[in-house]
RNA sequence: GCCUCGGUAGCAUAGUGGUAUUGCGCGUCCUUGGUAAGGACGAGGUCGCGAGUCCGAUUCUCGCCCGAGGCU
Numbered sequence: 001g002c003c004u005c006g007g008u009a010g011c012a013u014a015g016u017g018g019u020a021u022u023g024c025g026c027g028u029c030c031u032u033g034g035u036a037a038g039g040a041c042g043a044g045g046u047c048g049c050g051a052g053u054c055c056g057a058u059u060c061u062c063g064c065c066c067g068a069g070g071c072u
Stems, first nucleotide, its partner, number of pairs: 001071007010024003018055001026042005048064005
C1' cells in the first nucleotide's frame, strides 16, 4: 500500500430502509426475622465521525478514524 470483517447503553450482543432487541450490571419496590435466590417497575443510546441518496438511513453509497485478520 491492497483485501476482508467489525465499531449499537457501563460490559456483551440482535436488528439489514419506517420511533433499536436481549442478557449481565445500576436504581426503586415486593417477598424474608435478616441475607442470598426470585418477582415487578424504571433510568441509561448523537447506532464511531462527516457527507450523499431517499418522504424517511443503525441499515444503501463515498470519505475519514479506530480495532482484528490476511496478502505483498

This is a predicted structure of a 72-nucleotide RNA (transfer RNA) from an uncultured archaeon. RNAcentral holds the sequence, with entries from ENA. Its Rfam family is "tRNA". By type it is a transfer RNA.